[in-house]
Context: one part of a larger RNA
RNA sequence: UUGGGUGUAAAGGGCAGGUAGGUGUCCUCGUAAGUCAGUAGUGAAAUCCUAUGGCUUAACCAUAGAACUGCUAUUGAAACUGCAAGGAUUGAGGAUAGAAGAGGAGAGCGGAAUUCCCGGUGUAAGGGUGAAAUCUGUAGAUAUCGGGAGGAACACCAGUGGCGAAGGCGGCCUGCUGGACAGUCCCUGACGCUGAGCGACGAAAGCGUGGGGAGCAAACAGGAUUAGAUACCCUGGUAGUCCACGCUGUAAACGUUGAGGACUAGGUGCCGGCCCGGUUUCGGGUCGGUGCCGAAGGUAACCCAUUAAGUCCUCCACCUGGGGAGUACGUCCGCAAGGAUGAAACUC
Numbered sequence: 001u002u003g004g005g006u007g008u009a010a011a012g013g014g015c016a017g018g019u020a021g022g023u024g025u026c027c028u029c030g031u032a033a034g035u036c037a038g039u040a041g042u043g044a045a046a047u048c049c050u051a052u053g054g055c056u057u058a059a060c061c062a063u064a065g066a067a068c069u070g071c072u073a074u075u076g077a078a079a080c081u082g083c084a085a086g087g088a089u090u091g092a093g094g095a096u097a098g099a100a101g102a103g104g105a106g107a108g109c110g111g112a113a114u115u116c117c118c119g120g121u122g123u124a125a126g127g128g129u130g131a132a133a134u135c136u137g138u139a140g141a142u143a144u145c146g147g148g149a150g151g152a153a154c155a156c157c158a159g160u161g162g163c164g165a166a167g168g169c170g171g172c173c174u175g176c177u178g179g180a181c182a183g184u185c186c187c188u189g190a191c192g193c194u195g196a197g198c199g200a201c202g203a204a205a206g207c208g209u210g211g212g213g214a215g216c217a218a219a220c221a222g223g224a225u226u227a228g229a230u231a232c233c234c235u236g237g238u239a240g241u242c243c244a245c246g247c248u249g250u251a252a253a254c255g256u257u258g259a260g261g262a263c264u265a266g267g268u269g270c271c272g273g274c275c276c277g278g279u280u281u282c283g284g285g286u287c288g289g290u291g292c293c294g295a296a297g298g299u300a301a302c303c304c305a306u307u308a309a310g311u312c313c314u315c316c317a318c319c320u321g322g323g324g325a326g327u328a329c330g331u332c333c334g335c336a337a338g339g340a341u342g343a344a345a346c347u348c
Base pairs, nucleotide, nucleotide: 003320004319005318006317007302008301012316014201017198021194022193023192025088026087027086028085030083031082033081034080035077036076037075038074039073040072041071042070049065050064051063052062053061054060091191092188093187094186095184096183098181103177104176106174108172109171110154115149116148117147118146119145120144121143125136126135162169163168206247207246208245209244210243211242215241216240220236221235222234223233258315259314260313261312262311263310266293267292268291269290270289271288272287273286274285275284276283277282297304298303321348322347323346330341331340332339333338
């Protein structure tokens, strides 16, 4: 628990879909639930408030008034909200012919490089470091040439670039598939926005079953360093990293900035459309996106500034001193690891 807030002080849910709910464009007509006005009834007494009075005063008491902000009935008003009917097109959606993209899941293909194997040449070193050593090598290594195997990742292009709701997405080709954008202004006619629950998606690590395993590499072993060195450096190296299916559901899941809409100076770069002029280059206009700089305004400042943190509206989420603590207990979920929800004593 009003209020004030949530980029960095505590605080935006990881993300979208969507149920209930909340909320919602313009016009006409009706209705009268909300709303507003009148009238009547009721709203016990005491208390509170005002006035007057009584105890020598006060507290206290008495009398009168007001109040009791409410409820009920009834009469009326019709701007606003609701409801009912009819209409509209600017919100939303659709149609049509275009065009950009690492958007998604599947199948196929390619070259470079590392490693290993086979063969040739060839001989004493190689490797590694601050310096070394462990390590590899005369059973022929390293180097070099030819052949082969296998796995993973895709240099340049590459961007201050693009796509996606977020997580995220990067070799080439192909069929399947989602979304966004500009043009026409043809159709529907408020169908919209948000969204507690809910189900779906969700990096990495981790887990289950089966495969795969080149490189890298927790753990581990050894060599160094050091006072020590359970590290940093070096030589090795197993899970894992990869694939299929299932689970987990977290993150500095960040723009540390919820979603949608409206309004409020400009300048400049880039990306995708369309239109006009000129027609290699370009200039102007207009939508959508992505950056930078800046006016007003905002801000504690930093900074934000038409991609707002400005001015407003709708809906959701969240915060309310630090520690204890994202802990304990309970509950739900999970194979487990753990996740979600989430205190108090005490203390400053």
The prediction has a mean pLDDT of 89. A computed fold for a 348-nucleotide part of an RNA from a Candidatus Omnitrophota bacterium, annotated as small-subunit ribosomal RNA, central domain. The source organism's lineage runs through Bacteria, Pseudomonadati and Candidatus Omnitrophota.